Annotation: Predicted 3D model of a 584-nucleotide part of an RNA (large-subunit ribosomal RNA, domain V) from Halobellus rubicundus. Its mean pLDDT, the model's own confidence on a scale to 100, is 82. The full RNA is in RNAcentral, with records from ENA.
Context: one part of a larger RNA
RNA sequence: CUGGAGACCCCCAAGGGGAAGCGAAGACCCUAUAGAGCUUUACUGCAGGCUGUCGCUGGGACGUGGUCGCUAACGUGCAGGAUAGGUAGGAGUCAUUACACAGGUACCCGCGCUAGCGGGCCACCGAGACACUCCUGAAAUACUACCCGUUAGUGACUGCGACCCUCACUCCUGGCGGAGGACACCGGUAGCCGGGCAGUUUGACUGGGGCGGUACGCGCUCGAAAAGAUAUCGAGCGCGCCCAAAGAUUUCCUCAUCCGGGUCGGAAACCCGGAGAAGAGCGCAAGAGCAAACGGAAGUCUGACAGUGAUCUUCCCAACGAGGAUCGCUGACGCGAAAGCGUGGUCUAGCGAACCAACGAGGCUCCUGGAUGGGGCCCGUUGAUGACAGAAAAGCUACCUUAGGGAUAACAGAGUCGUCACCCGCAAGAGCACAUAUCGACCGGGUGGCUUGCUACCUCGAUGUCGGUUCCCUCCAUCCUGCCUGUGCAGAAGCAGGCAAGGGUGAGGUUGUUCGCCUAUUAAAGGAGGUCGUGAGCUGGGUUUAGACCGUCGUGAGACAGGUCGGCUGCUAUCUAUUGGGGG
Numbered sequence: 001c002u003g004g005a006g007a008c009c010c011c012c013a014a015g016g017g018g019a020a021g022c023g024a025a026g027a028c029c030c031u032a033u034a035g036a037g038c039u040u041u042a043c044u045g046c047a048g049g050c051u052g053u054c055g056c057u058g059g060g061a062c063g064u065g066g067u068c069g070c071u072a073a074c075g076u077g078c079a080g081g082a083u084a085g086g087u088a089g090g091a092g093u094c095a096u097u098a099c100a101c102a103g104g105u106a107c108c109c110g111c112g113c114u115a116g117c118g119g120g121c122c123a124c125c126g127a128g129a130c131a132c133u134c135c136u137g138a139a140a141u142a143c144u145a146c147c148c149g150u151u152a153g154u155g156a157c158u159g160c161g162a163c164c165c166u167c168a169c170u171c172c173u174g175g176c177g178g179a180g181g182a183c184a185c186c187g188g189u190a191g192c193c194g195g196g197c198a199g200u201u202u203g204a205c206u207g208g209g210g211c212g213g214u215a216c217g218c219g220c221u222c223g224a225a226a227a228g229a230u231a232u233c234g235a236g237c238g239c240g241c242c243c244a245a246a247g248a249u250u251u252c253c254u255c256a257u258c259c260g261g262g263u264c265g266g267a268a269a270c271c272c273g274g275a276g277a278a279g280a281g282c283g284c285a286a287g288a289g290c291a292a293a294c295g296g297a298a299g300u301c302u303g304a305c306a307g308u309g310a311u312c313u314u315c316c317c318a319a320c321g322a323g324g325a326u327c328g329c330u331g332a333c334g335c336g337a338a339a340g341c342g343u344g345g346u347c348u349a350g351c352g353a354a355c356c357a358a359c360g361a362g363g364c365u366c367c368u369g370g371a372u373g374g375g376g377c378c379c380g381u382u383g384a385u386g387a388c389a390g391a392a393a394a395g396c397u398a399c400c401u402u403a404g405g406g407a408u409a410a411c412a413g414a415g416u417c418g419u420c421a422c423c424c425g426c427a428a429g430a431g432c433a434c435a436u437a438u439c440g441a442c443c444g445g446g447u448g449g450c451u452u453g454c455u456a457c458c459u460c461g462a463u464g465u466c467g468g469u470u471c472c473c474u475c476c477a478u479c480c481u482g483c484c485u486g487u488g489c490a491g492a493a494g495c496a497g498g499c500a501a502g503g504g505u506g507a508g509g510u511u512g513u514u515c516g517c518c519u520a521u522u523a524a525a526g527g528a529g530g531u532c533g534u535g536a537g538c539u540g541g542g543u544u545u546a547g548a549c550c551g552u553c554g555u556g557a558g559a560c561a562g563g564u565c566g567g568c569u570g571c572u573a574u575c576u577a578u579u580g581g582g583g584g
Stems, first nucleotide, its partner, number of pairs: 008584007017576003021571002029405004034401002036397004042200005048193008058165003062161014085147005092130003101126001103125003107120005169180004203216001204214002212233001217239006240388001241283001242345002247301007255279001257275006281290002284350001286348003305331009333342003356383005362378006412459001413457001414455003418452001420448006429439002466541001467539003471533001472530005479504003482499006507519004547565004551560003
């Protein structure tokens, strides 16, 4: 000097790898004692409807009930003169007084159990008739009084049924008038129906939520780390009663089991003797406790009583109710000779506020002259809230909304690696004999971070979600191609192993598919990773909004990792990275 490569500075253009790019306080999920829309046999109401009743609303007659009053009558178990309603008094009552009459006979009427009873008629007779005495649970309708039930008639008030009228009222009509009519309309009141409409509720815990469960009120043991306290949807179990004796007291006794003996009798029944600190029993869980007892038996009782306190616990150490326990005092009791014991059960579970209701020889008070009547307050007992310190309460939302949450799920990441993939140790066995050419059980140990789980650590003021496509890089646990070793390697073809990631690893059918199955080729048609690489590159078939259909479920609104048809893919590139071009 020529050619090439690299670094630095600057410009132009491009396609979009990164800035978990920009856009929108995530729509999925959860939470909120936040909403809204819808549903219903959620709760509570309101319209509206139906029916009864009252008012507007008057008149008449008929039938049939109720209550009260009056009149008249009736009332039959058996026994008994015989058709005895009940109770009380009761030894007499009625008649002879003339348009009269106790009683009897005949006739008529009513009732009837066919025995008879009552009334009328004065037609006839007429001076006595009935009771007390017998039988009976009860004695005279002899007489009087008050009642009960039944029947008939009648009066007042009232209910019901069906009917008639016209005057309110209604309708038609220009008017006259007509139709209806105390009904209807309207108003009050009561009952029933009443998502037509409205206001609300629809709990919590929770290895996300839902479903499941209750770990939501209590008791025992362990966990619990030798005081006390102590969590998890930790482990093992219980309680929501039972008992008038299974309580109180006094006296007496000793259990389970085993051994020896004894008629039937045996492994086990009952009796006798012995050993026997508890191995039994104590209503029920577990723990603790208990032997002249806290166990078993018998006697007598009701202290499982009334009132009033303190302490402890519930609730360690702050506060806290109901409940529970322990120790007293007062009264009245039980057992015991007495000392004493007894405020339930040997102890630890067996429980519930206010409001309201019922109850009480309860207390106080008002009304009243008074009360057995009525009202109020207080006290006590009982009745339940188990989500158990106690609202009166069902669902759907994919039509959805808001506030928030990475305090909490789905994708991805991270951790872990049971599961998964691969490898190794040992070698029982198969391999005609022979563990290791090849295959390899049981058991044990790793590596990886691809599958599926678990966790909930980052992200909910958003990191776009399956598959395909395009394009690039990487790993090796190698499918082909290369080199080598063993062989149950003659050769050929294989089988198994070692080194090796340079290159290659294709096409079709079906399915949204990844995967898989199938087809014909091929040297081979390997596996995996890169936010399950790649939507500011594409696609949008699937999933996963709003419409709709089917099946199933639901009373319904609606729901369904059930099926089906349809259904929007934003962004003008600042920085960085890369590619192409240019200048210094």